[in-house]
RNA sequence: AUUGAAACAAAGGGGUGCCGAACAAUGGCUGAGAUUAUACCCUCCGAACCUGAUACGGAUAAUGCCGGCGCAGGGAUUGUGACCAUUCUUUUC
Numbered sequence: 001a002u003u004g005a006a007a008c009a010a011a012g013g014g015g016u017g018c019c020g021a022a023c024a025a026u027g028g029c030u031g032a033g034a035u036u037a038u039a040c041c042c043u044c045c046g047a048a049c050c051u052g053a054u055a056c057g058g059a060u061a062a063u064g065c066c067g068g069c070g071c072a073g074g075g076a077u078u079g080u081g082a083c084c085a086u087u088c089u090u091u092u093c
Stems, first nucleotide, its partner, number of pairs: 001087001003085002007080004011043004017029003049074003056067003
């Protein structure tokens, strides 16, 4: 001089659809989560989530249900861990 795990802490990002019903409540479907927000998921090794998309194919009672699209475009991180470890270079013995 280089690089660095799990874990923890703090911070930040994000979504909340479909069916039925006059409305609400309750219930059914998928899901981690379908607005309890002290929950859940995700934070660059980034498909959490947004755009494309009121799009395409399939399935379904119906849906952003499934698949492709998708090494397409975007997308939110710091600290401790660690004067520890690791690798390289130089000097001395």
Overview: This is a predicted structure of a 93-nucleotide RNA (TPP riboswitch aptamer (THI element)). Its mean pLDDT, the model's own confidence on a scale to 100, is 76. Its Rfam family is "TPP riboswitch aptamer (THI element)". Rfam describes the family as follows. Vitamin B(1) in its active form thiamin pyrophosphate (TPP) is an essential coenzyme that is synthesised by coupling of pyrimidine and thiazole moieties in bacteria. It was read from a public genome assembly, where an Rfam model found it.